[in-house]
RNA sequence: AGUGGCGGACGGGUGAGUAACACGUAAGGAACCUGCCUAUAAGUGUGGAAUAACAGUGGGAAAUCAUUGCUAAUACCGCAUAUUUUGAUUAAGUCGCAUGAUUUAGUCAAGAAAGAUUUAUUGCUUAUAGAUGGCCUUGCGGCUGAUUAGCUAGUUGGUAAGAUAACAGCUUACCAAGGCGACGAUCAGUAGCCGGAUUGAGAGGUUGAACGGCCACAUUGGGACUGAGACACGGCCCAGACUCCUACGGGAGGCAGCAGUCGGGAAUAUUGCACAAUGGGGGAAACCCUGAUGCAGUGACGCCGCGUAUAGGAAGAAGGUCUUAGGAUUGUAAGCUAUUGUUGUGUGGAAAGAAGAAGACGGUACCACAUCAGAAAGCCCUGGCUAAAUAUGUGCCAGCAGCCGCGGUAAUACAUAUGGGGCGAGCGUUAUCCGGAUUUAUUGGGUGUAAAGGGUGCGUAGGCGGAAGAGUAAGUUAGUUGUGAAAUCCCACAGCUCAACUGUGGAAUUGCAACUAAAACUGCUUUUCUUGAGUACUGGAGAGGAAAGUGGAAUUCCUAGUGUAGCGGUGAAAUGCGUAGAUAUUAGGAGGAACACCAGAGGCGAAGGCGACUUUCUGGACAGUAACUGACGCUCAGGCACGAAAGCAUGGGUAGCAAACAGGAUUAGAUACCCUGGUAGUCCAUGCCGUAAACGAUGAAUACUAGAUGUAGGUACAAUAUGUAUCUGUAUCGCAGUUAACGCAAUAAGUAUUCCACCUGGGGAGUACGACCGCAAGGUUAAAACUCAAAGGAAUUGACGGGGGCCCGCACAAGCAGUGGAGUAUGUGGUUUAAUUCGACGCAACGCGAAGAACCUUACCAGGGUUUGACAUGUAUAGGACGAUAUAAGAGAUUAUAUUUCUAGCUUGCUAGUCUAUACACAAGUGGUGCAUGGUUGUCGUCAGCUCGUGUCGUGAGAUGUUGGGUUAAGUCCCGUAACGAGCGCAACCCCUAUGUUUAGUUACUAACAUUAAGUUGAGAACUCUAGACAGACUGCCGGUGACAAAUCGGAGGAAGGUGGGGACGACGUCAAAUCAUCAUGCCCUUUAUGUCCUGGGCUACACACGUACUACAAUGGGUAGAACAGAGGGAAGCAAUACAGUGAUGUGGAGCAAAACCUUAAAUCUAUUCUCAGUUCGGAUUGAAGUCUGAAAUUCGACUUCAUGAAGCCGGAAUUGCUAGUAAUGGCAGGUCAGCAUACUGCCGUGAAUACGUUCCCGGGCCUUGUACACACCGCCCGUCACACCAUGAGAGUUGGGGAUACCCGAAGCCUGUGAGCUAGAGGAGCUGCCUAGGGUAAAACUAGUAACUGGGGCUAAGUCGUAACAAGGUAACC
Repeated sequence: AGUGGCGGACGGGUGAGUAACACGUAAGGAACCUGCCUAUAAGUGUGGAAUAACAGUGGGAAAUCAUUGCUAAUACCGCAUAUUUUGAUUAAGUCGCAUGAUUUAGUCAAGAAAGAUUUAUUGCUUAUAGAUGGCCUUGCGGCUGAUUAGCUAGUUGGUAAGAUAACAGCUUACCAAGGCGACGAUCAGUAGCCGGAUUGAGAGGUUGAACGGCCACAUUGGGACUGAGACACGGCCCAGACUCCUACGGGAGGCAGCAGUCGGGAAUAUUGCACAAUGGGGGAAACCCUGAUGCAGUGACGCCGCGUAUAGGAAGAAGGUCUUAGGAUUGUAAGCUAUUGUUGUGUGGAAAGAAGAAGACGGUACCACAUCAGAAAGCCCUGGCUAAAUAUGUGCCAGCAGCCGCGGUAAUACAUAUGGGGCGAGCGUUAUCCGGAUUUAUUGGGUGUAAAGGGUGCGUAGGCGGAAGAGUAAGUUAGUUGUGAAAUCCCACAGCUCAACUGUGGAAUUGCAACUAAAACUGCUUUUCUUGAGUACUGGAGAGGAAAGUGGAAUUCCUAGUGUAGCGGUGAAAUGCGUAGAUAUUAGGAGGAACACCAGAGGCGAAGGCGACUUUCUGGACAGUAACUGACGCUCAGGCACGAAAGCAUGGGUAGCAAACAGGAUUAGAUACCCUGGUAGUCCAUGCCGUAAACGAUGAAUACUAGAUGUAGGUACAAUAUGUAUCUGUAUCGCAGUUAACGCAAUAAGUAUUCCACCUGGGGAGUACGACCGCAAGGUUAAAACUCAAAGGAAUUGACGGGGGCCCGCACAAGCAGUGGAGUAUGUGGUUUAAUUCGACGCAACGCGAAGAACCUUACCAGGGUUUGACAUGUAUAGGACGAUAUAAGAGAUUAUAUUUCUAGCUUGCUAGUCUAUACACAAGUGGUGCAUGGUUGUCGUCAGCUCGUGUCGUGAGAUGUUGGGUUAAGUCCCGUAACGAGCGCAACCCCUAUGUUUAGUUACUAACAUUAAGUUGAGAACUCUAGACAGACUGCCGGUGACAAAUCGGAGGAAGGUGGGGACGACGUCAAAUCAUCAUGCCCUUUAUGUCCUGGGCUACACACGUACUACAAUGGGUAGAACAGAGGGAAGCAAUACAGUGAUGUGGAGCAAAACCUUAAAUCUAUUCUCAGUUCGGAUUGAAGUCUGAAAUUCGACUUCAUGAAGCCGGAAUUGCUAGUAAUGGCAGGUCAGCAUACUGCCGUGAAUACGUUCCCGGGCCUUGUACACACCGCCCGUCACACCAUGAGAGUUGGGGAUACCCGAAGCCUGUGAGCUAGAGGAGCUGCCUAGGGUAAAACUAGUAACUGGGGCUAAGUCGUAACAAGGUAACC
């Protein structure tokens, strides 16, 4: 090496398939097998023929094959013997639910063996029993989809035969037509199952890694062989795919074993040591094999334990951060001083694990000694949830984010720093599962309005079901037994130093099965009952249904008469009809449809729905009686029937009305609302459709639970009380109860029971696809992707309404005068410009800031200067001046030069002050932000409101008070009242004015007396007046009304009468209202300029538009002449008289006056005269000439005067303003600003009206109420098409795959059937044939996935287009 034996069916891996007796659990096998092992009984006699190895020959590249010859066995084959073996059969007995099982005694037939080694074993054969392992059958249990409803031909059963270890259609032949399924078959999708794991209070939910049990698989598919066991991971054959070798002929292979490689991936380890232990196989044993296993290596992946020091220590160090600049904090923290040695390191010793030897781990655990604070801390967070904050940077950028959300110049939210908080060898993030989530609700939810009651009834299956008795024991309850593997979980104890980990014991495993017991309840069987239900009889009510007939009013049409120019219609009109005679009116006729009054919150019906009258047929309910049946009941998935309007089909009919359509209007448009017409349709018959906001948005049934008031139909008692009791319907209010609230409340939305239907965020969507129904329209069933953080209900407070009620206001109306037209002034816009500085913009900007821009002002522009500065404070250094005067340059600022030249104290050369120069801190800014602010102001609005405390009501937001009845200018007052009080506002208190008294009489006054030109002077204290004090007016008085109130109306008296007139005075708040340019101020910006100084210019421009004023258009006037009468103010760098000059502006001159003293002419008016209706004797712009004044200066750019010139304009379109009495209108005067400049502004007085019926309308406001989808609050919200971008999806001529079936064709290997060459002692057996069949091919369908030109809608997207559909009566109520 080979023959032979045993093992390679164990151990190890994986989870593809499998929805199945695969798994779990409990039973059964009287229907079975079992090598090795154990026990018992018996046996082991006698023959034979080969063959590997080996030797030789040959083929092949190889794998390997063929052939000749020799040989052995526990390899192979005969013969004998044999039972408690097998088969057939006879007799008797025992047992079982049955087929049947079993015992004994016979008869016939068949069937065994192997030796080895040596004296002890070990094999071998037969049989029985056990153990172990397996096989088969059955009950029950555990996924999704019905948009999968029918599936099945060996299918279901029988007979016979075959096959198997064994039962069985397991297979075959024949016969029958069964079997499964709504308690979900079939089909499709997904999936290994369990012990367990995880979460949870539990019930449950999710899951099946590791460990353990079972199953399946071993490159894909098929097949058998061998064997006790396989249809076999490291065996065989065939087919397919792939890889490798090849001499191209042919061969080889299967890591889902352990390591390892590659690939994929966000991601998962060493090509380690050992059989020492435990276990397995072989062997008699030694021993061999064992990537099972024991160990080691890698990885904070998890769990557990330990450390990174401990103590003292305040100069509270330095540094960092913040700062109110003082300090605070980091922080006893560190340094510093002591201590310790877990750990680390070094040295030495050293196990258990082994019952005699043998130890991989391993010189490992552990122990001793030495030594050093040395080598050992990070991660996340810091807006709320949620423990912990500041600074800086950034500026809707960069970024954050679990949800809400943060970021647009002061970010506790981004980034960084510092501090803080949390956990700690970890900390955060991501993914997944459970919890919270009672958010699928068995425990434990709902359905009037939030999602949700089927449109209605009948009724099948199903579910549930009245009273009494008896039986049974299925459910139920109790007990016992078996089982519920071990591990896990829990408890106790124990072993590793503790723990994790492990061991031992207990408990538990809530389940299943069997047995026993109980009999209340449910079920079942049976006997009975009447109250549920039904029947019968009597009675009345009713638009209940169907059919036939009849009637009157009205509209329209036709005919005829009368009659004449319109009718009709609307917000107003027009289209339309009408002189061919309409409308109107009278008479007659035709036809269709609908039925006034009665009529009612009334009646009937299951709902839809039903309304003239009569007749016929017919359904139901109610009341009464209590005769009959005896639980016959309730609900109801599917099913069946009914089911408004519209619509559809066929045939009729058609008066009125009326989608579509036409015309006329309206409008920006008007495919609408309005008008004139008008067809389907509306009506009838027959059939279909099957939906509605089919609503009480409320399923059906039964029972119970305060009442009150109507109404419909009955009955009883009673007899008039319009009664009481009761039943059935219908309606309103209301208690308990209930509800989120609103509300419901015996007709429940209350308390309970039974059954059905339905819901689970909004949108997408009641849509797509599929299926069913339909003639169609369409209906029923019914998703997903995607997208949002809401959608929704009820109630509250506001705001708003082209909602309502009440009330007020020069809001309208009644009046007067205007504006808008002209010219001019002035402001604004626009334009222009070097600049035309800035602000104010509906009311509430625009003669506003500006109570006065030639320079200045001045902020703007051009040019020229300057830089610690034009101005303030401080420091350091130097100097002695600063300044003044003069000259020169310059546009000036300024520069240059010349002359002159500090003060005080004293300690006598220093200090202080002041100034200059230099340097530094800083100054300066009319630069930005009024959306960072203070202050101030406007406005609603002098409107009558706005709130609070306590109490009460409501779950709450909130309400009440404050609403209501009266009244008022008023939330003013009265009354009522779950409110009682109070505050800010109203009113009053304050000022002016109107009357009187008193006090005081100068500068005011003058009656009497005197005087003068003159209150001029005496005089007076009466008057006027001045300015102090006081009085007076309060609905106090009378009458009416009213509620005996508040109040109101009228009256008296009074100077004044109902807040006498006027002013000041402005609640809570609104408008991010105005102002950073009055001032102040945060932050940002500029710093030889955005500061500051100067000269000149500009703010004054001018095709135009608007606002506010002035002057006018004339006779109520203009001109001329003459004559009167104020108030309030101002005045010293001022007001200025008399006088003189000038036509005049003005000039000269200067009395008087710091003012009841002096200065400051009032004009309209009146008288007289003229003009005579014209672009004028109106009007005065514009322009020319000459002047005056102010001022350095009058050109840009002042005012005034004189002469001349003499424009527009003849009362103003649409529109619009003010005013209610000393007001409007009109007339002048004064003042502030100011050198000068007023048509503006602020005041003053003179003259001095008209009108108000009234609250319908316009505007604004107040109170109450109502609706709301608004709350940035109607300048709100919001819909649809179209256009752009993106996303997912449906359909789509098709096209590309996939899995599973079907039919047919071909068909490997192989088992089986038949046949059987050659060989032969026998067993056998090549080959051939047939059946089955993996696979391949062909065909037609279905299913499923991807993709597709084009196309449909959907979603989403700061600022697109067109309209305005909805929310208010949303401007036509909305919706189905």
Source information
Predicted 3D model of a 1376-nucleotide RNA (small-subunit ribosomal RNA) from an uncultured bacterium. The sequence is in RNAcentral, with records from ENA, Greengenes and SILVA. Its Rfam family is "Bacterial small subunit ribosomal RNA". The coordinates come from a structure-prediction model, not an experiment, and the mean pLDDT is 83.